RNA sequence: GCCGAGGUAGCUCAGUUGGUAGAGCAAUUGCAUCGUAAGCAAUGGGUCGGGAGUUCAAGUCUCCCCCUCGGCU
Numbered sequence: 001g002c003c004g005a006g007g008u009a010g011c012u013c014a015g016u017u018g019g020u021a022g023a024g025c026a027a028u029u030g031c032a033u034c035g036u037a038a039g040c041a042a043u044g045g046g047u048c049g050g051g052a053g054u055u056c057a058a059g060u061c062u063c064c065c066c067c068u069c070g071g072c073u
Base pairs, nucleotide, nucleotide: 001072002071003070004069005068006067007066010025011024012023013022019056027043028042029041030040031039049065050064051063052062053061
């Protein structure tokens, strides 16, 4: 340099044909316990890597850039 995969909550990831951004774990609070862990319930947490474009509407489509991983030379 070229090709491919990926970047979404603190972590691991989902998000189908463009139509209100989700799960598990973790955190916080409560219940329960003599107490702790486990368990049960609830709550908070997101400029969806950055910018531009298309559209009534973009995590999703198009373009440019950045980062990570793999392959080729």
Transfer RNA from Parcubacteria bacterium C7867-007, 73 nucleotides, folded computationally. The prediction has a mean pLDDT of 81. It matches the Rfam family "tRNA". By type it is a transfer RNA.